[in-house]
RNA sequence: GGGCUCUUAGCUCAGUUUGGUAGAGCAACUGACUCUUAAUCAGAAGGUCGGGGGUUCAAAUCCUCCAGGGCCCG
Numbered sequence: 001g002g003g004c005u006c007u008u009a010g011c012u013c014a015g016u017u018u019g020g021u022a023g024a025g026c027a028a029c030u031g032a033c034u035c036u037u038a039a040u041c042a043g044a045a046g047g048u049c050g051g052g053g054g055u056u057c058a059a060a061u062c063c064u065c066c067a068g069g070g071c072c073c074g
Base pairs, nucleotide, nucleotide: 001073002072003071004070005069006068007067010026011025012024013023020057029043030042031041032040050066051065052064053063054062
């Protein structure tokens, strides 16, 4: 230098195939239970979907550029 691939909640990851309300588990928080803690149960919260631009009525999803990680080739 070239090719492929990954980036989504504090963490681990779905969702991308086929554009149409952004989700799960764990953690943390609040409440119940308990003498207290843990466990268990319930609840609420937490995201400009790595960044910019474009297409579209509508983009995590399609196109493009950039940043970072991984693998392969030279």

The prediction has a mean pLDDT of 81. The RNA shown here (transfer RNA) has 74 nucleotides and comes from a Candidatus Nanoarchaeia archaeon. Its Rfam family is "tRNA". Rfam's curators write: Transfer RNA (tRNA) molecules are approximately 80 nucleotides in length. Rfam classes the family as a transfer RNA. The organism belongs to Candidatus Nanoarchaeia, within Archaea.